[in-house]
RNA sequence: AUAAUCAACUGUUCUAUCGCUCCGUUUACACGGAGAGGAAAGUCCGGGCAACACAGAGCAUCCUGCUUCCUAACGGGAAGGGUUCUGCAGCAAUGCGGAAAACAGCCAGUGCCACAGAAAAUAACUACUCAUCAGAAAUGAUGAGAAAAGGUGAAAACGUGAGGUAAAAGCUCACGGUCAUGGUUGGCGACAACGGUGACGGGUAAACCUCAGGAGUUGAAAAACCAAAUAAGUCCCGAUUUUGAAACGGCUCGUUUCAAUUCGCCUUUGGCGGAUAUCGGGAUGGGUAGGUUGAUAGAUGGUGCAGGCAACUGCACUGCCAGAUAAAUGAUAGAAGUCCUCCGCCUUUGGCGUGAGAAAACAGAACCCGGCUUACAGGUUGGUUAUUAAA
Numbered sequence: 001a002u003a004a005u006c007a008a009c010u011g012u013u014c015u016a017u018c019g020c021u022c023c024g025u026u027u028a029c030a031c032g033g034a035g036a037g038g039a040a041a042g043u044c045c046g047g048g049c050a051a052c053a054c055a056g057a058g059c060a061u062c063c064u065g066c067u068u069c070c071u072a073a074c075g076g077g078a079a080g081g082g083u084u085c086u087g088c089a090g091c092a093a094u095g096c097g098g099a100a101a102a103c104a105g106c107c108a109g110u111g112c113c114a115c116a117g118a119a120a121a122u123a124a125c126u127a128c129u130c131a132u133c134a135g136a137a138a139u140g141a142u143g144a145g146a147a148a149a150g151g152u153g154a155a156a157a158c159g160u161g162a163g164g165u166a167a168a169a170g171c172u173c174a175c176g177g178u179c180a181u182g183g184u185u186g187g188c189g190a191c192a193a194c195g196g197u198g199a200c201g202g203g204u205a206a207a208c209c210u211c212a213g214g215a216g217u218u219g220a221a222a223a224a225c226c227a228a229a230u231a232a233g234u235c236c237c238g239a240u241u242u243u244g245a246a247a248c249g250g251c252u253c254g255u256u257u258c259a260a261u262u263c264g265c266c267u268u269u270g271g272c273g274g275a276u277a278u279c280g281g282g283a284u285g286g287g288u289a290g291g292u293u294g295a296u297a298g299a300u301g302g303u304g305c306a307g308g309c310a311a312c313u314g315c316a317c318u319g320c321c322a323g324a325u326a327a328a329u330g331a332u333a334g335a336a337g338u339c340c341u342c343c344g345c346c347u348u349u350g351g352c353g354u355g356a357g358a359a360a361a362c363a364g365a366a367c368c369c370g371g372c373u374u375a376c377a378g379g380u381u382g383g384u385u386a387u388u389a390a391a
Stems, first nucleotide, its partner, number of pairs: 001387010012336007020035006037362001041373002044371005049219004056253004061215005066080005081103001083100007104210002109208002111204003125150002128145007158176006177200005183194004223293004233284008243259005260276007300319008338359001340357003343353004
């Protein structure tokens, strides 16, 4: 320098005329200021805020899962550890880089592991050993033993070697492997290195499950207030005090609120029934559909300094940068900038030009903020790998 790949930032500017929305000033006219993103998208998470509501416990349901740190918090981020994969170097051990993941537990329990194979967690197909019977023998049948050999398979249930055995097996020994436990050293820690002891128990938990931690529900179409209008409409059900009804979301408890009067009958310390009233629930019918708030000063933006590997934190100075409600933030003209192509010139890995032409992605706020995921023309920066050139 080129190519590939990963990550981050940016993703038009100015002038003029006209138009739209909001805010401020003005008696009025008019004037001044501001006006859509890095994702505004998805609605996947976490919060602020509002209501239930005076609001607690348990179960169910759901979420998370290595360590330390950051943060208001997060299922997010930073830096690390282990595992797996991969590039280079090396005989190898290993070293130096890169990447990924849903990274607690399979000696709590229950399931599942196709096909092949005798058998997929304690099994016996071919071979093996022993005993009995038959046979001249080879061999056959029955019973017992065993899993070291062979076959099937991703995997047959620690591996290799030796001893031992009727044939065999960690049965014993040596060297390894896995798991558990404990010691020394280093580290905040996950862990790492080096020894000791014991055991021999495949895989799978985005399988059920166990363990640890956590979670109220709804969502600005949430909610609050004002004005106006309507038939304080009608019907049904329950209750009216050792009981019952209602009150956030699935259930249960706890807690809170509310609960009268009168008449008649009877088997008369009481029970039953009716009427009115009150509370609550449901159905039907009628009226209105206007306005204000919520609604934009914040876990806020910019600059500088300091601390930290970093994510980020602290201090100082400075700024206010949309607020609509069917939804404004635009149109035209000119110039500049960016990318590309061509042309001309030069001191030619490139640079210059009052040069010409053409192009410009994904995409529009609707309560607000922090993340994640997805989309994206062009440009800039950085890391890694490969190739080439120079020193």